Description: c-di-GMP-I riboswitch aptamer from Desulfovibrio sp., 80 nucleotides, folded computationally.
[in-house]
RNA sequence: UAACGAUAAUGGCAAACCUGCCGCAAGGCGGGGACGCAAAGCCAAGGGCCUUUCGCAAGGAUGGCAGCCUGGCCGCCGGG
Numbered sequence: 001u002a003a004c005g006a007u008a009a010u011g012g013c014a015a016a017c018c019u020g021c022c023g024c025a026a027g028g029c030g031g032g033g034a035c036g037c038a039a040a041g042c043c044a045a046g047g048g049c050c051u052u053u054c055g056c057a058a059g060g061a062u063g064g065c066a067g068c069c070u071g072g073c074c075g076c077c078g079g080g
Stems, first nucleotide, its partner, number of pairs: 004078002012037002017032006035067001041073003045070003048065003052061003
C1' cells in the first nucleotide's frame, strides 16, 4: 500500500414512528427517536422500484429513491 473486516479502539450515520415546514405526489429538510449500517460518505452513469401525466395498448414525458443492486470517487482503524 492492497485485499480483508476482529466480542479491538476512536468515533460516525440514523430505519420505523412522532412532529414542524416544503411538495399534486413519490419524497425532501429541521427536531425527537434507534431498526440497523464497515462506507447506511458522495455521485442518478446502467438496471430496478415509486410519483405525476400522456397513450386503446406498447410505450413516452416528468420528478424521486444512494438504507434496492451494479458501477465510479473519497475516507477511520489495523488483531489475523
Its mean pLDDT, the model's own confidence on a scale to 100, is 90.
It was read from a public genome assembly, where an Rfam model found it.
The organism belongs to Desulfovibrio, within Bacteria.